[in-house]
Small-subunit ribosomal RNA, 3' major domain from an uncultured bacterium, 475 nucleotides, folded computationally. The RNAcentral record of the full RNA draws on Greengenes. The coordinates come from a structure-prediction model, not an experiment, and the mean pLDDT is 85.

Context: one part of a larger RNA
RNA sequence: UGACGGGGGCCCGCACAAGCGGUGGAGCAUGUGGUUCAAUUCGACGCAACGCGAAGAACCUUACCUGGGCUCGAAAUGCAGAUGACAUCCGGCGAAAGCCGGCUCCCGCAAGGGCGUCUGUAUAGGUGCUGCAUGGCUGUCGUCAGCUCGUGUCGUGAGAUGUUGGGUUAAGUCCCGCAACGAGCGCAACCCUCGUCCUCUGUUGCCAUCAGGUCAAGCUGGGCACUCUGAGGAGACUGCCGGUGAUAAACCGGAGGAAGGUGGGGAUGACGUCAAGUCAGCAUGGCCUUUAUGUCCAGGGCCACACACGUGCUACAAUGGCGGAUACAAAGCGCUGCAAACCCGCGAGGGUGAGCUAAUCGCAUAAAGUCCGUCUCAGUUCGGAUCGUAGGCUGCAACUCGCCUGCGUGAAGUUGGAAUCGCUAGUAAUCGCGGGUCAGCAUGCCGCGGUGAAUACGUUCCCGGGCCUUGUACA
Numbered sequence: 001u002g003a004c005g006g007g008g009g010c011c012c013g014c015a016c017a018a019g020c021g022g023u024g025g026a027g028c029a030u031g032u033g034g035u036u037c038a039a040u041u042c043g044a045c046g047c048a049a050c051g052c053g054a055a056g057a058a059c060c061u062u063a064c065c066u067g068g069g070c071u072c073g074a075a076a077u078g079c080a081g082a083u084g085a086c087a088u089c090c091g092g093c094g095a096a097a098g099c100c101g102g103c104u105c106c107c108g109c110a111a112g113g114g115c116g117u118c119u120g121u122a123u124a125g126g127u128g129c130u131g132c133a134u135g136g137c138u139g140u141c142g143u144c145a146g147c148u149c150g151u152g153u154c155g156u157g158a159g160a161u162g163u164u165g166g167g168u169u170a171a172g173u174c175c176c177g178c179a180a181c182g183a184g185c186g187c188a189a190c191c192c193u194c195g196u197c198c199u200c201u202g203u204u205g206c207c208a209u210c211a212g213g214u215c216a217a218g219c220u221g222g223g224c225a226c227u228c229u230g231a232g233g234a235g236a237c238u239g240c241c242g243g244u245g246a247u248a249a250a251c252c253g254g255a256g257g258a259a260g261g262u263g264g265g266g267a268u269g270a271c272g273u274c275a276a277g278u279c280a281g282c283a284u285g286g287c288c289u290u291u292a293u294g295u296c297c298a299g300g301g302c303c304a305c306a307c308a309c310g311u312g313c314u315a316c317a318a319u320g321g322c323g324g325a326u327a328c329a330a331a332g333c334g335c336u337g338c339a340a341a342c343c344c345g346c347g348a349g350g351g352u353g354a355g356c357u358a359a360u361c362g363c364a365u366a367a368a369g370u371c372c373g374u375c376u377c378a379g380u381u382c383g384g385a386u387c388g389u390a391g392g393c394u395g396c397a398a399c400u401c402g403c404c405u406g407c408g409u410g411a412a413g414u415u416g417g418a419a420u421c422g423c424u425a426g427u428a429a430u431c432g433c434g435g436g437u438c439a440g441c442a443u444g445c446c447g448c449g450g451u452g453a454a455u456a457c458g459u460u461c462c463c464g465g466g467c468c469u470u471g472u473a474c475a
Base pairs, nucleotide, nucleotide: 001475002474003472004471005470007469008468009467010466011465012464013463015459016458019423020422021421022420023419026314027313028312029311030310031309032308033307034305035304042053043052064300065299066298067297068296069295070294077122078121079120080119081118082117083116084115089102090101091100092099093098105114106113107112125289126288128287129286130285134283135282136278137277138276139274141272146185147184148183149182150181151180152161153160154159165176166175167174191266192265193264194263196234197233198232199231200230202228205224206223210221211220212219237260240254241253242252243251244250316416320375321374322373323372324371325370326369332363333362334361337356338355342351343350344349382413387408388407389406390405391404392403393402429451430450431449432448433447434446435445
């Protein structure tokens, strides 16, 4: 100087407390451990591995296993020699890959050139090893308020001071003081978005206004007023008033305002820590391999199942289930695409195909909600696992191993031990909708809106963190 302390002081954070909803029990989905297996490819392991890489394993992917093949190789470059083929096509073997046989060059008078094959060689190739040789990227402490430097001063020196102190703040934020004076990286602001208004914009919106018109509809003429679309601008700064305070910084209350005291959300992650993670995204040193640890193909596996754990979905019902009627979104996506209307089918879906390169057409009925009816506390009209059967769709192909539909079957489950998680407001809870990946496949992920709470006395305690100080036989 740090680190540590079941030392002290001060202060934060859904850290506790106060509340609401869960997990832990059930069934299923998914990841992991274990076990099994020819293989169940590999990585990730407290927080910070375990719906993680995987934003989508039937083949492919695929790295694994079995079997069948190829070797200058599936792809690239150079050199030397040989050659006229190679591909396509045809025939045979075959599961395919591949092998065997047949046909068989182009330009040019020529020299030569082009294209390609074969042989040799230098090399290729490797998801083989090492993340403890590395780059790059990422997680984490932590959006925490810290981490440093120049000059000066102090100290023999390590180093200190500044950065400590008194206040204050979300903040090393600001004020005051001070042997310090300044500065840098961080904080904040500048950026995006939501909330109010104005201007501009009108193939969306409006009968607001006029006219036409309909069973009905902005449907038509017409118009940009409003809503809205998106560009630009205004607006919030403790600016104003009162109080507290050292007259300071600031805090408390108030006015005005759509909005206050960082307005809500996002992006943004200092010096560093964990030899944290990744050689399998990529790059890369070294090592290893080279008729195989490379490469092609078929089939299988990654989907196994006595178990154990994590993360979720659906429930156990009446604030509910079922039937009928009916209302209101946002954000997205669409041309090898989205597909209306109509017809067929109980349905999944099929037929046909208008329109739309999309504020124009479509996906697209939002659902919870509201109204009416029914069920009456029961393993039930709860719950839907499992299984049988009949079908549909995608795709060369759904046996291993896809999704969906109809009918039948109806399991466990009656609120879950010890323990444990999330959340402070348009949040939790709950309800549906969309997107990416994608031929097909979502309870996962990323978004969107609808309905919409309870509680916070307080900081003693648990966890993590910041500053000062103290002890130390630790570095």